[in-house]
RNA sequence: GCGCCCAGAGCUCAGCCUGGUAGAGCAUCUCCCUUUUAAGGAGUUGGCCGCUGGUUCGAAUCCAGCUGGGCGCA
Numbered sequence: 001g002c003g004c005c006c007a008g009a010g011c012u013c014a015g016c017c018u019g020g021u022a023g024a025g026c027a028u029c030u031c032c033c034u035u036u037u038a039a040g041g042a043g044u045u046g047g048c049c050g051c052u053g054g055u056u057c058g059a060a061u062c063c064a065g066c067u068g069g070g071c072g073c074a
Base pairs, nucleotide, nucleotide: 001073002072003071004070005069006068007067010026011025012024013023020057027045029043030042031041032040050066051065052064053063054062
């Protein structure tokens, strides 16, 4: 230098192909249960999706550029 992959909740990830106002598990907090703890049960809190622009009535999703990380080739 070229190519490919990844970036989303405190953490690990689904959702992207097929555009329609973002979800699961764990964790936090509250309550129930228990003599207490653990386990179990119910509920709660938390992200406008790496950045900028484009397309569109509408973008996490499609397109372009950039940033960061990883792999391969040279």

This is a predicted structure of a 74-nucleotide RNA (transfer RNA) from a Minisyncoccota bacterium. RNAcentral holds the sequence, with entries from ENA and MGnify. It matches the Rfam family "tRNA". Rfam classes the family as a transfer RNA.